[in-house]
Context: one part of a larger RNA
RNA sequence: GUCAGGGAGUUAUUGGGUGUGGCGAGAUGAAAAUCGAAGCGAAAGCAAGUGUGCGCAGCCCCGCAAGGGGUAAGGCACGUCGUGGUAACUCGCGAUCAGUCACCCUCAGUAGACCCGAAGCCAUAGUGAUCUACGCCCGAGCAGGAUGAAGUCAAUCUGACGAUUGAUGGAGGUCCGCAACUAGUGAUGGUAUAUUCCUCUUAGGUGACUUGGGUGUAGGGGUGAUAGUCCUGUCGAACAUGGCGAUAGCGGGUUCCCUCUGAAAUGUCUCUCAGGACAGCGUCUCUGGAGUAAGAUACAGUGGUAGAGCACCGAUUGAGCGGAUUGGUUCCGAAAGGGAUCGCCGAACUCUCGAACUCCGAAUAAUGUAUCUACGUAGAAGGAGGCAGUCGGGGCGCCGGAGUAAGUCUGACGUCCCUUAAGGGAACGACCUUACGUGAGGCUAAGGGCCCUAAAUGCUGGCUAAGUGUUAAUCUGAAAGGAGUCUCUAUUCGAAAACAACCGGGAGGUAGGCUUAGAAGCAGCCAUCCUUCAAACAACGCGUAAUAGCGGACCGGUCUAUGAGUGCAGAUUCUGAAAAUUCACGGGGCUAAGCCAGCUUCCGAUACCUCACCAGUGCCAAAAGCACAUGAGUAAGGGGGCGAACGGGUUGCCUAGUAGUACGGCGGUGACGUCGUAUGGAGCGGCCUGUUACGAAUAUCCUGAU
Repeated sequence: GUCAGGGAGUUAUUGGGUGUGGCGAGAUGAAAAUCGAAGCGAAAGCAAGUGUGCGCAGCCCCGCAAGGGGUAAGGCACGUCGUGGUAACUCGCGAUCAGUCACCCUCAGUAGACCCGAAGCCAUAGUGAUCUACGCCCGAGCAGGAUGAAGUCAAUCUGACGAUUGAUGGAGGUCCGCAACUAGUGAUGGUAUAUUCCUCUUAGGUGACUUGGGUGUAGGGGUGAUAGUCCUGUCGAACAUGGCGAUAGCGGGUUCCCUCUGAAAUGUCUCUCAGGACAGCGUCUCUGGAGUAAGAUACAGUGGUAGAGCACCGAUUGAGCGGAUUGGUUCCGAAAGGGAUCGCCGAACUCUCGAACUCCGAAUAAUGUAUCUACGUAGAAGGAGGCAGUCGGGGCGCCGGAGUAAGUCUGACGUCCCUUAAGGGAACGACCUUACGUGAGGCUAAGGGCCCUAAAUGCUGGCUAAGUGUUAAUCUGAAAGGAGUCUCUAUUCGAAAACAACCGGGAGGUAGGCUUAGAAGCAGCCAUCCUUCAAACAACGCGUAAUAGCGGACCGGUCUAUGAGUGCAGAUUCUGAAAAUUCACGGGGCUAAGCCAGCUUCCGAUACCUCACCAGUGCCAAAAGCACAUGAGUAAGGGGGCGAACGGGUUGCCUAGUAGUACGGCGGUGACGUCGUAUGGAGCGGCCUGUUACGAAUAUCCUGAU
């Protein structure tokens, strides 16, 4: 892991509520007594007789009907009454009559309170030192080699103390050491049954050494050459048992079916932010009795946003004009004074702005009224009560704020996801279509129609040559600049011949003056005329040391055009354009099967239409029947059922084969029921009713098997 069995809202009690039943101003109890029949007030204390109006249902009357009238339980409004308060009121609470007891269900409180789960705290004449820490008692062990302390002896020296040399001697937390023994440094080696074993390497190895047996110290205690170490694989307080089902706002789990409705992720408060309480939003029941409003149009008034503007406030560009001269700098002048410039002030003009500017000013919006529309006596609006869940939200569109930005944070409005399937977008929670009972048939939506792949290798006119593209958007980036092509429009030149190309000319005064070594159109400065002409620059480039030379402007000729040039705008393609394993149309592939504009047709959903059936709701006493613009659904609420075990009542089956088991058929929307065959061999059902340790796939669930 799998299989089987077990496994979680229970019980007691006290209250709230629905329902059912008994009795009823009383009910219950053996009784005491409890609840109700009177309240108000802190208290002293005082203490509620049927009222009036509107009006639903019902009933009665009129009417063929529609409808009208009367009465009117319950309902509503106003009074009146009791009491408290006040100087006096407004006013608060109560009265104008229904309870109580029992049972089923449901919720809450108290209890372990749906089940499982801590780390922890405390207690005990509780158990532990066979591991380990330290102490004590009795023992055991340490190859071999090296070094050579004190002391001693001899010799020599010496007046003496003593010294030197040579021997002897055998000290040491001494040295070497893969002997034993102990440790465990590195290989971040090989491994591994919770720190283990192996290999190589390494440290100690006569000592504060190692080790055997015995014995002592005990849990806020021991022991400790101190690491919070060790105290039986357990230690910043052991283990066992108990308090104990500790507590857990946290995590996991919580068992049959069908059916109706169907949320929230917000506000306020909170030692509150993983929780709760109240409100909001859901559901169910009762009440109520005629309007309601989420829609459209019109009208009326409200407003200061978008936009716009500069009239105010604030910011801000420019050229002039006027003014003041006690502003700075500077020039001229002996000074007085004058000039220039940068500023200053003013009025017109002008460029540009503003959430906290406004001379202006929408759309949308909200409010009211009217008319439609929709819903509503088959019961709307409103009101009361039972039971909840929700308080971590998210995406998109549009409008704001924060931020360089974000699959960012934070708001308003709407919508969707969550709670929602289906078709489309290649795949894709919230993008597009559209919401879903079951079974059929048809027609469409979004999106598509060459093949994968259902449907056009459809039609008309353009564009693209880049595989551009073949992408609705998000997911999935692009600019300045440069080049190609097409289109629209405006304008200039052109048969008195344009543009391009080719042929020819392109002159003279003059090498203009100055400068310069030189300066002749062409280093630089100044000027830029005149003449001849069809035209020709005191020269637009290249060139020379300076000339020369070559083109250009300009003119003529040849040639020939619905031609040529320029500007604005649009479309399209290329480049600009760099990331790590071939590829960013879904793929094949495509020159359309790409892009733009237009047209026709087909495919394509659970949408829409049609038929049948099921369920729900309404009419309805029920059934039948009819109607429906009903049928998605998480949390949650309501309703109806299936099955299990054990009782009571009743009625059945069975050795001509019960229960159980295996396989199969049939019925039911389903829980499930029933039948057949085989096996099995003795008990087992249906209906009504009562009771419950009653339904498993999940809990690292428990036990067993495998």
This is a predicted structure of a 706-nucleotide part of an RNA (large-subunit ribosomal RNA, domain II) from Nitrososphaera sp. Rfam family: Bacterial large subunit ribosomal RNA.